[in-house]
RNA sequence: ACAUGAGUGCCCCUUGGGAAACCUUGGGAGUAGAACUGCUCAAAUUCGGGGAAAGCUUUGUUCGCAAGAGCGUGCCAAUCCCGAGCCAAGCCCCGUAAGACGGGGAAGGUGUAGAGACUAGACGGGCAGCGCCUAAAGCGAAAGCCAGGGUGAAGGGAUAGUCCAGACCACGAACGCCUUCGGGU
Numbered sequence: 001a002c003a004u005g006a007g008u009g010c011c012c013c014u015u016g017g018g019a020a021a022c023c024u025u026g027g028g029a030g031u032a033g034a035a036c037u038g039c040u041c042a043a044a045u046u047c048g049g050g051g052a053a054a055g056c057u058u059u060g061u062u063c064g065c066a067a068g069a070g071c072g073u074g075c076c077a078a079u080c081c082c083g084a085g086c087c088a089a090g091c092c093c094c095g096u097a098a099g100a101c102g103g104g105g106a107a108g109g110u111g112u113a114g115a116g117a118c119u120a121g122a123c124g125g126g127c128a129g130c131g132c133c134u135a136a137a138g139c140g141a142a143a144g145c146c147a148g149g150g151u152g153a154a155g156g157g158a159u160a161g162u163c164c165a166g167a168c169c170a171c172g173a174a175c176g177c178c179u180u181c182g183g184g185u
Stems, first nucleotide, its partner, number of pairs: 008032003011028003016023002036129006046084006055075002060071004085110003091105005114164001116163005130152005138145002169184001171182004
């Protein structure tokens, strides 16, 4: 650089919920315009288990004169998850009349990097605000106002960095191949 796979929003159809905004289940082809701000937290980072597209593979099998192709098998892997344990700040309950502190709980996280070590924040957790949409209840004669509700994508299966590892080659081991592991250069 090109191609392929898998997500996200927008758009169309669809299932269920809702008064509505909107959320949600499944499917589709196209497309990338838009997707806010401030403060605050930085801990656990362990032990196990399940799934997976594209790509590579050819012992087997089907087709083919052949080259090769399909299926299957194995490999790699973007990534999707689960159990136990554990965890910063905030929240709930208890020990208290209250604070510190301790115990328990819900959400969320860790587990889940290129093997990995560390630092920082955010696209993550918490709090507050702002824009937009809606407005059952309430108020109003009505227009409407408004408590409230909704929305402002995805990326952190390591993001930004510092370190470390790795690429090519030959060797050894496993292996049918792919490939994996090991130290070496």
Source information
Group I catalytic intron from Uliginosibacterium aquaticum, 185 nucleotides, folded computationally. The sequence was found by an Rfam model in a public genome assembly. Lineage of the source: Bacteria > Pseudomonadota > Betaproteobacteria > Rhodocyclales > Uliginosibacterium. Its Rfam family is "Group I catalytic intron". About the family: Group I catalytic introns are large self-splicing ribozymes. A reference for the family is Cech (1990), "Self-splicing of group I introns", Annu Rev Biochem.